The prediction has a mean pLDDT of 78. The RNA shown here (Bacterial RNase P class A) has 354 nucleotides and comes from Elongatibacter sp. Of the family's consensus pairs, 93% are formed in the model. The source organism's lineage runs through Bacteria, Gammaproteobacteria, Chromatiales, Wenzhouxiangellaceae and Elongatibacter. Rfam family: Bacterial RNase P class A. Rfam links the family to the GO terms ribonuclease P activity, dimeric ribonuclease P complex and tRNA processing. About the family: Ribonuclease P (RNase P) is a ubiquitous endoribonuclease, found in archaea, bacteria and eukarya as well as chloroplasts and mitochondria.

[in-house]
RNA sequence: GGAGUCGGCCGGACAGUCGCUUCGAUUCCGCCUGCGGGCGGGUCGGGGAGGAAAGUCCGGGCUCCACAGGGCAGGGUGCCAGGUAACGCCUGGGAGGCGCGAGCCUACGGAAAGUGCAACAGAAAGCAUACCGCCCCGCUGCGGCGGGGUAAGGGUGAAAAGGUGCGGUAAGAGCGCACCGCGCAGGUGGCAACACGCUGCGGCUAGGUAAACCCCACCUGGAGCAAGACCAAAUAGGAAAGCAAUGCCGUGGCCCGCGGCGCUUUCGGGUAGGUCGCUAGAGGGCGCCGGCGACGGCGUCCCCAGAUGAAUGAUUGUCCUCGACAGAACCCGGCUUACAGGCCGACUUCCACC
Repeated sequence: GGAGUCGGCCGGACAGUCGCUUCGAUUCCGCCUGCGGGCGGGUCGGGGAGGAAAGUCCGGGCUCCACAGGGCAGGGUGCCAGGUAACGCCUGGGAGGCGCGAGCCUACGGAAAGUGCAACAGAAAGCAUACCGCCCCGCUGCGGCGGGGUAAGGGUGAAAAGGUGCGGUAAGAGCGCACCGCGCAGGUGGCAACACGCUGCGGCUAGGUAAACCCCACCUGGAGCAAGACCAAAUAGGAAAGCAAUGCCGUGGCCCGCGGCGCUUUCGGGUAGGUCGCUAGAGGGCGCCGGCGACGGCGUCCCCAGAUGAAUGAUUGUCCUCGACAGAACCCGGCUUACAGGCCGACUUCCACC
């Protein structure tokens, strides 16, 4: 210097002017007052989108509803250990795969409980089987035909019943043996996943597929801030008490009675509207300590949007590398997706030179 891997960070900068929103102060102005204060305005001061605010895919807080306990069904997760409020997240490790490497990827439990599935090709696709071939026997018209053996070779397929070699045989075959592989049992190391021919046994049985049913282990109530709580007009309707009147209407021949109609007050539900929930929190910065790490502990400092037709804007000047994706709506931890450009650190590999 080229190519690359991993981790972290930034996301135009500075200044002025005019606005918007929210909080605090106010000895200023106006209004109300139960004299405590409250509301509106002014003035001064502070704050005012993101790394994803997004998708709403997981997990939790919070709220309401349901719920004695246990089980089934349904749903989810799925190597091991740890972290965490929790998780399908994160960290470390194991196994398998990819890369020369730094590193990266993995739905990675169970296929000797059962069921199912496998197009085409092929003899045969799972209680195996024999198309060609090889070998033996018989016949022969010498081209073959029939019977038997075999699965080493050929052929088909994504996949064909351990591999290599030697022996063996009519030809062959774990038929026998050695090595490799596989399985089982033990041993050693490790918390564990798992690893190691360290030892013995078994000639080899038990092909694949569980993001197919299924089995096993663990987890699992529902709805969501339009949750939910409080204050509370007008109008209509409801309940109670009282007043007025023996009035009117209905029932009835008449009276009593019963029902309805009027006015006032009170009460309760509830609509509009308002208040709370609402942002100080599993919070952030820095330092020290423990841990490989995720993370945890301690100390110190900080307060950092809270709207509800819903603010976060406009403009001027200077500068640069000329600025991407994108806008809070109860909050938090993750994941995923989008993103112009730039910065920092660690590491790998190649080339050249000293």